[in-house]
Transfer RNA from an Abditibacteriota bacterium, 72 nucleotides, folded computationally. It matches the Rfam family "tRNA". It is annotated as a transfer RNA. Lineage of the source: Bacteria > Pseudomonadati > Abditibacteriota. It was read from a public genome assembly.
RNA sequence: GGCCCUAUAGCUCAACGGCAGAGCAAGCGGCUCAUAACCGCUGGGUUCCUGGUUCGAAUCCGGGUGGGGCCA
Numbered sequence: 001g002g003c004c005c006u007a008u009a010g011c012u013c014a015a016c017g018g019c020a021g022a023g024c025a026a027g028c029g030g031c032u033c034a035u036a037a038c039c040g041c042u043g044g045g046u047u048c049c050u051g052g053u054u055c056g057a058a059u060c061c062g063g064g065u066g067g068g069g070c071c072a
Base pairs, nucleotide, nucleotide: 001071002070003069004068005067006066007065010024011023012022013021018055026042027041028040029039030038048064049063050062051061052060
């Protein structure tokens, strides 16, 4: 330098172009003499940035940035 993959909650990850979710973690409550475990509830997101397509974009397209890999 070229090519490919990837970026979504604090972490690990889902999400046929049509309401952004789960587990763990956190907070609150239940249980217990108490703690852990267990059970219930709640909060938490500019879906990496910027344009475009579309009635509608996390998803498709262009450009950029970070991470990983292959080739040179």